[in-house]
RNA sequence: AAGACACUUCAGGGUGACGUUAAUUACGUCGACUGGCGGUAUAGCCCGCGAGCUCAAUAGAGCAUGAUUAGGUGAAAGUCCUAGGCCAACGGUAAAGUCCGGAUAGCAGAAGUAGUUG
Numbered sequence: 001a002a003g004a005c006a007c008u009u010c011a012g013g014g015u016g017a018c019g020u021u022a023a024u025u026a027c028g029u030c031g032a033c034u035g036g037c038g039g040u041a042u043a044g045c046c047c048g049c050g051a052g053c054u055c056a057a058u059a060g061a062g063c064a065u066g067a068u069u070a071g072g073u074g075a076a077a078g079u080c081c082u083a084g085g086c087c088a089a090c091g092g093u094a095a096a097g098u099c100c101g102g103a104u105a106g107c108a109g110a111a112g113u114a115g116u117u118g
Stems, first nucleotide, its partner, number of pairs: 004116002006113005015031005032098002034088002036049004044086002052063004068084005090101003
């Protein structure tokens, strides 16, 4: 130096108008807005992971889990540039990516601290 162990801190964004209705930020019309973490040429839609549910004292195991095309540049891009398109957990409630709730929670992970071991 690197590794393992322990601890600390941090770790999710976003809706207006009109219509219908007993009632809608949920339905219809028109428009707006948002994009967790790791990998890789910089990624919501490439690969993997997380948020949910079940079992389990724990470790952990199982289930569920959305969406991209064309052109351009380049040694290299499904990641950049141009244009168009599409998607969005669980519970509640008039059917919800944007409301309320589990959540002052948890987590993929990120940063840091100290000692110990080899």
Predicted 3D model of a 118-nucleotide RNA (FMN riboswitch aptamer (RFN element)). It was read from a public genome assembly, where an Rfam model found it.